[in-house]
A computed fold for a 71-nucleotide RNA from a Planctomycetota bacterium, annotated as transfer RNA. The sequence was found in a public genome assembly. Taxonomically the source falls in Planctomycetota (Bacteria, Pseudomonadati). It matches the Rfam family "tRNA". Rfam classes the family as a transfer RNA.
RNA sequence: GCCGGCGUAGCAUAGUGGUAAUGCAACAGCCUUCCAAGCUGAUGACGAGGGUUCGAUUCCCUUCGCCGGCU
Numbered sequence: 001g002c003c004g005g006c007g008u009a010g011c012a013u014a015g016u017g018g019u020a021a022u023g024c025a026a027c028a029g030c031c032u033u034c035c036a037a038g039c040u041g042a043u044g045a046c047g048a049g050g051g052u053u054c055g056a057u058u059c060c061c062u063u064c065g066c067c068g069g070c071u
Stems, first nucleotide, its partner, number of pairs: 001070007010024004018054001027041004047063005
């Protein structure tokens, strides 16, 4: 330099045009003499910019980061 893949919450993942889900962690409450465990609740996220579309995390383009391959 070229090609391909992956970027979703603090972490690990799902989802795939129509209100973004789960587990763990953190917070609050319940329980307990206390802690742990357990139960409940709330908060928090689609790498960035543009395009298509009534509607984009999803499709297209560019770009950034990471990984792999070729040279």